[in-house]
Molecule: RNase P RNA; transfer RNA
Organism: chicken gut metagenome
RNA sequence: AGUGGGCUGGACAGCCGCGUGGGCAGGGCGAAAGGCCUGCCUAUGAGGAAAGUCCGGGCUCCAUAGGGCAAGGAUAACGGGUAACGCCCGCCGAAGGCGACUUCAGGACAAGUGCAACAGAGAUAUACCGCCCCGCUUGCGGGGUAAGGGUGGAAAGGCGAGGUAAGAGCUCACCGGCCGACUGGGAACUGCUCGGCCCUGUAAACUCUAUCCGGAGCAACACCGUGGAGGGACAUAUGGCUGGCCCGGCCGUCCCGGGGAGGUGGCUAGAGCCUGCCGGCAACGGCAGGUCGAGAUAGAUGGCUGUCAAAACAGAACCCGGCUUACAGGCCCGCUU
RNA sequence: GGGACAUAGCUCAGCUGGGAGAGCGCUGCGUUCGCAACGCAGAGGUCGCGGGUUCGAAUCCCGUUGUCUCC
Numbered sequence: 001a002g003u004g005g006g007c008u009g010g011a012c013a014g015c016c017g018c019g020u021g022g023g024c025a026g027g028g029c030g031a032a033a034g035g036c037c038u039g040c041c042u043a044u045g046a047g048g049a050a051a052g053u054c055c056g057g058g059c060u061c062c063a064u065a066g067g068g069c070a071a072g073g074a075u076a077a078c079g080g081g082u083a084a085c086g087c088c089c090g091c092c093g094a095a096g097g098c099g100a101c102u103u104c105a106g107g108a109c110a111a112g113u114g115c116a117a118c119a120g121a122g123a124u125a126u127a128c129c130g131c132c133c134c135g136c137u138u139g140c141g142g143g144g145u146a147a148g149g150g151u152g153g154a155a156a157g158g159c160g161a162g163g164u165a166a167g168a169g170c171u172c173a174c175c176g177g178c179c180g181a182c183u184g185g186g187a188a189c190u191g192c193u194c195g196g197c198c199c200u201g202u203a204a205a206c207u208c209u210a211u212c213c214g215g216a217g218c219a220a221c222a223c224c225g226u227g228g229a230g231g232g233a234c235a236u237a238u239g240g241c242u243g244g245c246c247c248g249g250c251c252g253u254c255c256c257g258g259g260g261a262g263g264u265g266g267c268u269a270g271a272g273c274c275u276g277c278c279g280g281c282a283a284c285g286g287c288a289g290g291u292c293g294a295g296a297u298a299g300a301u302g303g304c305u306g307u308c309a310a311a312a313c314a315g316a317a318c319c320c321g322g323c324u325u326a327c328a329g330g331c332c333c334g335c336u337u
Numbered sequence: 338g339g340g341a342c343a344u345a346g347c348u349c350a351g352c353u354g355g356g357a358g359a360g361c362g363c364u365g366c367g368u369u370c371g372c373a374a375c376g377c378a379g380a381g382g383u384c385g386c387g388g389g390u391u392c393g394a395a396u397c398c399c400g401u402u403g404u405c406u407c408c
Stems, first nucleotide, its partner, number of pairs: 001336008010308007018045009028036002047313001051324002054322005059217004066247004072213005078090004092106001093104004107208002112206002114202003128149002130145007157175002160172003176199001177197005182191001184189001221265004230256005239251004272291008338407006346361004355392001363379005385401005
């Protein structure tokens, strides 16, 4: 100078407040009860992203979610980890970098189809200049050609020799690419080999291949209030549900009235956290011990003062594993030049 | 918990990839005694932002910001 990873995310003191758990005291209400109110003591009280809601799950409910077809969505080398994943680890290949290292939507254009503007003669097939042959009016017509010129991101894989009227994988040698066989490897892949070739690019174009996907979401849902609870119509299938269809499966439906407030649970002990040992390159797993760390319901986690030193992004609302995005300052470790 | 949009000063089209456009507005000239209308000419664009795929991106993909809307 750079590169990769990890940690932290103001501290202390005083005063005044707030939520939740526990304890104590007082007061009135009440038949009674920490059931309500007030005060005191004590314990505890946001994050690494609590965010975006982009994936995956737990949990709950749904007239089962079973099979098939179609549609839609997602993923994409290989092996492993995980409850699962589009996440993580290892590894292969490609690209970039002197290097540490970083990035990759990394299956298949050799199943089929589409597209390739402008320029250029011609964009998957072509003859503008040039070259060659023939004809004749000697500068025009016909034919051949992709070696050379020019256009373009891209012009029949490249290059040399033979060959030819001139040329051309037309033939041959070499090199590159792809496919198949064989070798090595657990696999992606690889290579001294052999054979073949339909050798432009594009699948973040349609599509094909393989795998996966029931839906809705804590405003889910359950209970208290709510107590024996009302009235009416049609009616067992040619109906309804299974957000497309078939099979299969399942089911009484509708209207009026009443209720509608409010409260409780769900709610935080969990794929939890810490330490040690063991297995593994690692992600991670196993065993032992220890530990409890917010739970509101208009929503607490704050304010002021002083010192240091002037501090970022940002505020839980069912929970967890990831990803992405935002982030002042500080600390530590590995590696490269 | 979903959906859509962002393009000129305003309202919008273009989004099966290749020229950035329309109407109104603005500027100049003409017309008129003057104005409006009309005619002619013209200016005006980071296609919200960043990155990627591709020869090539307003268009396709990812991330992000803002706005609107539904349950």